[in-house]
RNA sequence: CCGACGAAACGGCAACCCCGGGGAAACCCGGGCGACGCAAAGCCCAAGGGCCUUCUGCGAGCACUUCGCAUGGCAGCCGGGUUACCGAA
Numbered sequence: 001c002c003g004a005c006g007a008a009a010c011g012g013c014a015a016c017c018c019c020g021g022g023g024a025a026a027c028c029c030g031g032g033c034g035a036c037g038c039a040a041a042g043c044c045c046a047a048g049g050g051c052c053u054u055c056u057g058c059g060a061g062c063a064c065u066u067c068g069c070a071u072g073g074c075a076g077c078c079g080g081g082u083u084a085c086c087g088a089a
Base pairs, nucleotide, nucleotide: 005087006086012038013037017032018031019030020029021028022027036076042082043081044080045079048078049077050074051073052072057069058068059067060066
């Protein structure tokens, strides 16, 4: 120095909750509060798998407070790509 790895340090992010806004919903955005956690919880991929939702639409049916299907959503479920700080074992 490179790759893998993740002790320490410096720094970093921020779950839940509250308020406002968007949405049918899942959920998202901004602010506040606050650390559940994170070694990429930086960025990209939802046409890799998975999960959530069903207004509209499509299909089914026992015809209604029904079921199924993403085109909607989650990247803080797993995974892939890419860039990066530090340096004990």